RNA sequence: GGCCACGAUGACGGGAGAAUCUGGCGCAAGCCAGUGCCGAAGGAGCAACCGCCCCGGAAACUCUCAGGCGAAGGGACCGCAUCGGAAAA
Repeated sequence: GGCCACGAUGACGGGAGAAUCUGGCGCAAGCCAGUGCCGAAGGAGCAACCGCCCCGGAAACUCUCAGGCGAAGGGACCGCAUCGGAAAA
């Protein structure tokens, strides 16, 4: 110096699942309530495993508090780009 990995960022690209449900209000958009359902924002739980003084970390598994069940939007994750040993808190 370069590359990879890692971190952050992005008016960028891809991105699943589940009611064309019932009732009421409303010109409509939509709002309220009920039932059924989904898991890939977030959150929580167990665990292979890792570390270990106390104990802690840990999934795309599990739960469904939250969120969601036309489109839009959001969306884990992947790609691309930029910046960086920082950035954010």

Glycine riboswitch aptamer from a Paracoccaceae bacterium, 89 nucleotides, folded computationally. Of the family's consensus pairs, 91% are formed in the model. The prediction has a mean pLDDT of 77.